[in-house]
Context: one part of a larger RNA
RNA sequence: CCCGCCGCAGGACGGAAAGACCCCGUGGAGCUUUACUACAACCUGUCAUUGUGUUUUGGAUACGUUUGUAGAGCGUAGGUGGGAGACCUCGGUCGCCAAUGGAACACCACCCAGGCGUAUCUGAAAUACUAACCGGCGCCGUUAUCCGGCUUCGAGACAGUGGCAGGCGGGUAGUUUGACUGGGGCGGUCGCCUCCCAAAAAGUAACGGAGGCGUCCUAAGGUACCCUCAGGCUGGUUGGAAACCAGCUAGUGCGUAUAAGGGCAUAAGGGUGCUUGACUGUGUGAUCGACGGAUCAAGCAGGGACGAAAGUCGGGCCUAGUGAUCCUCUGGCAACAUGUGGGUGUGCCAGGGCUCAUCGGAUAAAAGCUACCCCGGGGAUAACAGGCUGAUCUUGCCCAAGCGCCCAUAGCGACGGCAAGGUUUGGCACCUCGAUGUCGGCUCGUCGCUUCCUGGGGCUGGACUAGGUCCCAAGGGUUAGGCUGUUCGCCUAUUAAAGCGGUACGCGAGCUGGGUUCAGAACGUCGUGAGACAGUUCGGUCCCUAUCCGCGGUGGG
Numbered sequence: 001c002c003c004g005c006c007g008c009a010g011g012a013c014g015g016a017a018a019g020a021c022c023c024c025g026u027g028g029a030g031c032u033u034u035a036c037u038a039c040a041a042c043c044u045g046u047c048a049u050u051g052u053g054u055u056u057u058g059g060a061u062a063c064g065u066u067u068g069u070a071g072a073g074c075g076u077a078g079g080u081g082g083g084a085g086a087c088c089u090c091g092g093u094c095g096c097c098a099a100u101g102g103a104a105c106a107c108c109a110c111c112c113a114g115g116c117g118u119a120u121c122u123g124a125a126a127u128a129c130u131a132a133c134c135g136g137c138g139c140c141g142u143u144a145u146c147c148g149g150c151u152u153c154g155a156g157a158c159a160g161u162g163g164c165a166g167g168c169g170g171g172u173a174g175u176u177u178g179a180c181u182g183g184g185g186c187g188g189u190c191g192c193c194u195c196c197c198a199a200a201a202a203g204u205a206a207c208g209g210a211g212g213c214g215u216c217c218u219a220a221g222g223u224a225c226c227c228u229c230a231g232g233c234u235g236g237u238u239g240g241a242a243a244c245c246a247g248c249u250a251g252u253g254c255g256u257a258u259a260a261g262g263g264c265a266u267a268a269g270g271g272u273g274c275u276u277g278a279c280u281g282u283g284u285g286a287u288c289g290a291c292g293g294a295u296c297a298a299g300c301a302g303g304g305a306c307g308a309a310a311g312u313c314g315g316g317c318c319u320a321g322u323g324a325u326c327c328u329c330u331g332g333c334a335a336c337a338u339g340u341g342g343g344u345g346u347g348c349c350a351g352g353g354c355u356c357a358u359c360g361g362a363u364a365a366a367a368g369c370u371a372c373c374c375c376g377g378g379g380a381u382a383a384c385a386g387g388c389u390g391a392u393c394u395u396g397c398c399c400a401a402g403c404g405c406c407c408a409u410a411g412c413g414a415c416g417g418c419a420a421g422g423u424u425u426g427g428c429a430c431c432u433c434g435a436u437g438u439c440g441g442c443u444c445g446u447c448g449c450u451u452c453c454u455g456g457g458g459c460u461g462g463a464c465u466a467g468g469u470c471c472c473a474a475g476g477g478u479u480a481g482g483c484u485g486u487u488c489g490c491c492u493a494u495u496a497a498a499g500c501g502g503u504a505c506g507c508g509a510g511c512u513g514g515g516u517u518c519a520g521a522a523c524g525u526c527g528u529g530a531g532a533c534a535g536u537u538c539g540g541u542c543c544c545u546a547u548c549c550g551c552g553g554u555g556g557g
Stems, first nucleotide, its partner, number of pairs: 001557008010549003014544002022378004027374002029370004035175005042167008051129018078111005134154003138150004178190003187207001191213006214359001215257001216316002221275007229253001231249006255264002258321001260319003279302004285296004291360001304313003327353007335346002385432001386430001387428003391425001393421006402412002439514001440512003444506001445503005452477003455472006479493005520538004524533003
């Protein structure tokens, strides 16, 4: 050096299983409920199956009968129409005048309101009945808890059943239960306006830094004319730091309906008069936006406001004060509407109805649990380990106020500063989710030195002994028990000492499986509930025959 054999399991991010944890999917399923919407079931009403009496009672119609009192008037005048006379008494002669009045008990018809009676129809309640319908014993078909028949008893127009309607309704079913997010959840946010970030055109992100809006005003709009502020100084009764007055000064610091920015004195700021342009029909031309759409705007026509006029006026100094489409309502127009007209419907114009605020708005209409869970995916994204970083952590150093009786530095060391390390807690999310097994113990090590012991030294506030502190040093060593799953820690007894760390918090294809972290169960707490809890508690399957590298032993050539 080549080839074996017997072994060990550190590596091949070993094998096995398209990770069960985590997130994602407008995925699924099971479960819950005061999520939504249905349905069964149930309750109630009504109609049918459903019949006969009696009593009471309601309603309608017809007939008959009766009632109707304001005042005036002889008087107890219901109304309207037709319609003219009858009877009695008296008087007198048939005619006139006056007064009241809607007119006559002459009659007829119709009608109004109230009552009564009869008849018919219809309803309700109570009650009685039996024949529908229902049930039971017995007998028969028949050896039969079905069914049918017979008989009888009960019940009875109820119940039951069917139709319709209202209610209730996790009993059942189908579904919904947003997104952003330095993982997800919790929290926060979601549209619009202003400023910064924004890098001197426009635009420009973040769970970057600050604020506003979801209105208001018939004047706070239009126009003509007029005026100039805040502050300061001086002076002036009550009067003061600030009230109102005068003078000077003051160029914008005032004011602007409302945030901020940009504007504004020729004022867009403050007043007064007159007014309604906070108009109708349009609109050349531009700016912004992926689009929907948003914004600016001269001019023309009509009819106006103000102004002597020129002119200005299509809301407000400007930029927020908002919502597409469908559906629906109101007013107008009179276009469509299939033979014509009506009715109805539609359309067009102008308006009303959305915190559709998840604000380009999935539906008119929607919450949760899953550790009983499942599927598809992701290292696009968390938990372990690694990596980067090193705030935090550990160690060292610089400066030296101060302590140390005196004396900064024997020993300490404030306020601060600079590094190193990569053992803590984190940040980031870079390999790994078609799997890199996770705490502790056991076994077996190996490395670092910032050294626990042993060795050598300096300083000492080192007399000695015993110490303190610093320097060198990793050869070897670094105990046994009690409690706890513990690492750690506390305790006991020793020791020269009972070091700190790295090694996937070394080591589960080496062991264990007490903890954590499935399915069972319980307590406390939370939740209406299903269930949940870095709360507790009892229980709970740890697979692999070694191909290669590596390592131990042992042969042959």
The part of an RNA shown here (large-subunit ribosomal RNA, domain V) has 557 nucleotides and comes from a soil metagenome. The full RNA is in RNAcentral, with records from MGnify. The coordinates come from a structure-prediction model, not an experiment, and the mean pLDDT is 85.